[in-house]
Context: one part of a larger RNA
RNA sequence: GAUUGAACGCUGGCGGCAUGCCUAACACAUGCAAGUCGAACGGUAACGACAGGAACAAUCCCUUCGGGGUGCGUUUCUGGGCGACGAGUGGCGGACGGGUGAGUAAUGCAUAGGAAUCUACCCAGUAGCGGGGGACAACUUGGGGAAACCCAAGCUAAUACCGCAUACGCCCUACGGGGGAAAGCAGGGGAUCUUCGGACCUUGCACUAUUGGAUGAGCCUAUGUCUGAUUAGCUUGUUGGUAGGGUAACGGCCUACCAAGGCGACGAUCAGUAGCUGGUUUGAGAGGACGAUCAGCCACACUGGGACUGAGACACGGCCCAGACUCCUACGGGAGGCAGCAGUGGGGAAUCUUGGACAAUGGGGGCAACCCUGAUCCAGCAAUGCCGCGUGUGUGAAGAAGGCCUGCGGGUUGUAAAGCACUUUCAGUAGGGAGGAAAAGCACUGGGUUAAUACCCCGGUGUUUUGACGUAACCUACAGAAGAAGCACCGGCUAACUCUGUGCCAGCAGCCGCGGUAAUACAGAGGGUGCGAGCGUUAAUC
Numbered sequence: 001g002a003u004u005g006a007a008c009g010c011u012g013g014c015g016g017c018a019u020g021c022c023u024a025a026c027a028c029a030u031g032c033a034a035g036u037c038g039a040a041c042g043g044u045a046a047c048g049a050c051a052g053g054a055a056c057a058a059u060c061c062c063u064u065c066g067g068g069g070u071g072c073g074u075u076u077c078u079g080g081g082c083g084a085c086g087a088g089u090g091g092c093g094g095a096c097g098g099g100u101g102a103g104u105a106a107u108g109c110a111u112a113g114g115a116a117u118c119u120a121c122c123c124a125g126u127a128g129c130g131g132g133g134g135a136c137a138a139c140u141u142g143g144g145g146a147a148a149c150c151c152a153a154g155c156u157a158a159u160a161c162c163g164c165a166u167a168c169g170c171c172c173u174a175c176g177g178g179g180g181a182a183a184g185c186a187g188g189g190g191a192u193c194u195u196c197g198g199a200c201c202u203u204g205c206a207c208u209a210u211u212g213g214a215u216g217a218g219c220c221u222a223u224g225u226c227u228g229a230u231u232a233g234c235u236u237g238u239u240g241g242u243a244g245g246g247u248a249a250c251g252g253c254c255u256a257c258c259a260a261g262g263c264g265a266c267g268a269u270c271a272g273u274a275g276c277u278g279g280u281u282u283g284a285g286a287g288g289a290c291g292a293u294c295a296g297c298c299a300c301a302c303u304g305g306g307a308c309u310g311a312g313a314c315a316c317g318g319c320c321c322a323g324a325c326u327c328c329u330a331c332g333g334g335a336g337g338c339a340g341c342a343g344u345g346g347g348g349a350a351u352c353u354u355g356g357a358c359a360a361u362g363g364g365g366g367c368a369a370c371c372c373u374g375a376u377c378c379a380g381c382a383a384u385g386c387c388g389c390g391u392g393u394g395u396g397a398a399g400a401a402g403g404c405c406u407g408c409g410g411g412u413u414g415u416a417a418a419g420c421a422c423u424u425u426c427a428g429u430a431g432g433g434a435g436g437a438a439a440a441g442c443a444c445u446g447g448g449u450u451a452a453u454a455c456c457c458c459g460g461u462g463u464u465u466u467g468a469c470g471u472a473a474c475c476u477a478c479a480g481a482a483g484a485a486g487c488a489c490c491g492g493c494u495a496a497c498u499c500u501g502u503g504c505c506a507g508c509a510g511c512c513g514c515g516g517u518a519a520u521a522c523a524g525a526g527g528g529u530g531c532g533a534g535c536g537u538u539a540a541u542c
Stems, first nucleotide, its partner, number of pairs: 001542004006538005013389006019382002021347001026345003030342003035092003040089002043085002047083002050079007060069003099300003108225007117217002122213007130164001132162002139154006170179003184205006192199002226272003233263003238260008275297004279290004302323005325336004353379001355378003361375001362373004392422004402413004426483001428478005436469001441463008486531005491512003497526005507514002
């Protein structure tokens, strides 16, 4: 000098863009962060529409004035037939997204290769989607428990479950043969049939088998990857082989048997430290230091272990066991896991709001409408950083007053102020005001599909809408210099000097060093120098 996720002191006008627990992977109150599908299913606890019944009853009509009829509306009951939908069965998703860096010196990461593998959803191809069965939830009844919840009996549906049939391709094979599948739902419809439910046809979505792709993942090899020799030997599933098991897959991955190997001063083993990388920072470079934000990979989810489900996990907001801790309890037993977003306590020099919205981008579910989304987009707080702007401009010598110095003549503050003339950025007030919005829906129309001018899909035109930010960007008007400057330093290094006070005291100090009566070095003042919404100090790196 440069840099920082900085902190501290003094000071502080505005905007844009970034960044914000580096410490205790310490403990967590509260709310939210993963749901969705009724176009898979049985159903109906809510809500609404509709239909029917009952009670009260506005209005109108009739009236013999007693009443009768009509029935807006209110209350209530019934009806899953409808819009929908709590709980349940079922499907897909909770393996993504988000967080953290404890562990890990190599089962990691980076780069370059490899072969013995799997891959839901998606794309393309081929072939199918026939016919049956028995259950279990929900529900009802009964029972147990303080609760969490559990038990028994009975009923029931399905795209849940299980056989049968079929098998282009697929799997096994001793090449003779053997084995294995599926599910429907929704929209529309001219003939034909009909038990008037539909069959049947067709379209879309789903389903089954298989091939290829894409994407994602698993595995292997080589090279590189911090410090210590005051760590020199380490290793028995250890190194290799045979056979078997196991895995999606190769392999001591595992087991039995056989051999005695394998690694190591080119640093094994052990110990310490540490997530790795793209990069960041410094430097002319070589190199050094670091690995916040953003991106890729890995690891972890209270601590340790385990598997289940699934295409995928040995699973942050799943399960089981053990442990520590916290909470509830009727003492028998139960519940929990912020290293998600906010927030609290604690630790610390130190690090933010218990905010808004799904409008955009993206994700999950769904035919869709839509629902969910603390991902994300925004807003809030903080000079934490970078960048930009402003705090006025011109004129103005009587060189005013005041301050300070003085050799008492004057010098300096100083065109500085006042005064005069002007401007109005920003902030303020008022008015206007793009873009972020493309879709989806509806109407018309062209094409595809089809028996079909239905339905559905694709394209075009028109139309109705959809914005958290937002009192926003930007523009115009208004008023008035009006609301907006500090901090450090002035002995040398190092730009900037005098006076007063103090008297080796009080103090200063990065180094050299100042201070003991004329201190440009302490303290104050005047003046000056530097930077400026910042300035200085401390810490850290080059």